[in-house]
RNA sequence: CACUUAUCCAGAGAGGCAGAGGGACUGGCCCUACGAAGCCCAGCAACCGGUCAUAGGACGGCACGGUGCUAAAUCCUGCAAAGCAUUUUGCUUUGAUAGAUGAGGA
Numbered sequence: 001c002a003c004u005u006a007u008c009c010a011g012a013g014a015g016g017c018a019g020a021g022g023g024a025c026u027g028g029c030c031c032u033a034c035g036a037a038g039c040c041c042a043g044c045a046a047c048c049g050g051u052c053a054u055a056g057g058a059c060g061g062c063a064c065g066g067u068g069c070u071a072a073a074u075c076c077u078g079c080a081a082a083g084c085a086u087u088u089u090g091c092u093u094u095g096a097u098a099g100a101u102g103a104g105g106a
Base pairs, nucleotide, nucleotide: 001105003104004103005102006101007100008099013041015040016039017038021031022030023029025078027076028075042070043069044068047066048065049064050062051061052060074098079095080094081093082092083091084090085089
């Protein structure tokens, strides 16, 4: 970082440093000096490796190593279809797109 693939309604701090921003983008709607981002510690989970167990595999256990994550469903939404209500908008469902993370991969 083209591309492939799996997952995305669960879970996780009233700690320390730091000081204004943050929730990818659009439009919303939110969080934030009762302290944002970031860093440290702590924690959650179990994708990959490791290991235990098994004749072997699958499933499973552990959480040692590599990531990841710790407001709100990926906060909602953006495109398309169907259904319902309705009088020009709303609601519901499904799929796609986009995004995030892991594992591959040029």
Notes: SAM riboswitch aptamer (S box leader) from Halobacillus yeomjeoni, 106 nucleotides, folded computationally. Taxonomically the source falls in Halobacillus (Bacteria, Bacillati, Caryophanales, Bacillaceae).